Context: one part of a larger RNA
Molecule: large-subunit ribosomal RNA, domain VI
Organism: Candidatus Thermosaccharophagus tengchongensis
RNA sequence: CGCAGGAGACUUGAGGGGUGCCCUCUCUAGUACGAGAGGACCGAGAGGGACCGGCCUACGGUGUGCCAGUUGUGCCGCCAGGCGCAGGAGCUGGGUAGCCGAGCCGGGACGGGAUAACCGCUGAAAGCAUCUAAGCGGGAAGCCCACCCCAAGAUAAGGUCUCCUACCGUUGUGGGGGUAGUGCAGUUGCUGUGCUUGCCAUUGGGCAAUGUGCGGCAUCUGUUAAUACCCUCGCGCGGGUAAGGGUCCCGGGAGAUUACCGGGUAAAUAGGCCGGAGGUGGAAGCCCAGCAAUGGGUGGAGCUUACCGGUCCUAAUAACCCGAGGG
Numbered sequence: 001c002g003c004a005g006g007a008g009a010c011u012u013g014a015g016g017g018g019u020g021c022c023c024u025c026u027c028u029a030g031u032a033c034g035a036g037a038g039g040a041c042c043g044a045g046a047g048g049g050a051c052c053g054g055c056c057u058a059c060g061g062u063g064u065g066c067c068a069g070u071u072g073u074g075c076c077g078c079c080a081g082g083c084g085c086a087g088g089a090g091c092u093g094g095g096u097a098g099c100c101g102a103g104c105c106g107g108g109a110c111g112g113g114a115u116a117a118c119c120g121c122u123g124a125a126a127g128c129a130u131c132u133a134a135g136c137g138g139g140a141a142g143c144c145c146a147c148c149c150c151a152a153g154a155u156a157a158g159g160u161c162u163c164c165u166a167c168c169g170u171u172g173u174g175g176g177g178g179u180a181g182u183g184c185a186g187u188u189g190c191u192g193u194g195c196u197u198g199c200c201a202u203u204g205g206g207c208a209a210u211g212u213g214c215g216g217c218a219u220c221u222g223u224u225a226a227u228a229c230c231c232u233c234g235c236g237c238g239g240g241u242a243a244g245g246g247u248c249c250c251g252g253g254a255g256a257u258u259a260c261c262g263g264g265u266a267a268a269u270a271g272g273c274c275g276g277a278g279g280u281g282g283a284a285g286c287c288c289a290g291c292a293a294u295g296g297g298u299g300g301a302g303c304u305u306a307c308c309g310g311u312c313c314u315a316a317u318a319a320c321c322c323g324a325g326g327g
Base pairs, nucleotide, nucleotide: 001153005164006163007162008161009160010159011158015150016149017148018147021049022048023047024046025045026044027043033038051107052106053105054104055103059101060100061099062098066094067093068092069091070090071086072085073084074083075082076081111145112144113143118138119137120136121135165326167239168238169237170236172235173234174233175232176231177230178229179228180227182225183223184222185221186220188218189217190216191215192214193213194212195211196209197208198207199206200205244322245321246320247319248264249263250262251261252260269315270314271313272311273310274309275308276307278304279303280302285298286297287296288295289294
């Protein structure tokens, strides 16, 4: 951007991708077979290996500052008690969550369809024979389905449910209507002029009549295109909105960024605090025993990250943006 209004969910599955493995033992059965030695098909069950997917209850690893021990040295005036450095944890013993495997759970299957080689039935050509020529069966770890994953840009763009709704402007563009108005055609009236005819006059002229050509002004009718104004209906453009979405913020077994998921005061999203679990393994201080090193008691003590809960104390405030008008 598209999927003929705009949204929020849930889906169908065209079409792709993945998986597809193997062994041993027991029963059938010491049966069939075989002189014996040996020793099955078919079928039923149990266990295992490698591989793949998922997971962390248990078994374990890690766990960078969760607990403890400890050497040297420096410092907190000294003792006691602590802290820094010795790696970028000084070393050592343990260790929650998370992440992991050597650990745990699961998978290949069952079944259906059409077939390959091959095995058949019926059966002619060719009175026989023949699985084949017509016709009909059986038959693979392979093919199609079945199982798992992706999937409507599957432009043939699918389906279902729910929600929102016919707003405003427009010197862009198009259609319709009204008024004005010019041009064109016709009509009527007036009028200018040329031709035709008659009369008078005659150097160039004047008067009248019929018909006709070309014009001018005005009335009315019709009509086309341009124009101006008004009304109306679209298209396009712009604006403000609806449902909804986003920016932003607090976060996450999600993650390079992005995306995805949860939460944003009508709130437990994160931190803090409180309680619990789990981990360390018996704190400091005081008392007692001992000359002392040290041991005992107070006391499963003290401390405690990621785990499980609770609680508005802190921070998710405030604000802004996008987003339909539907042949």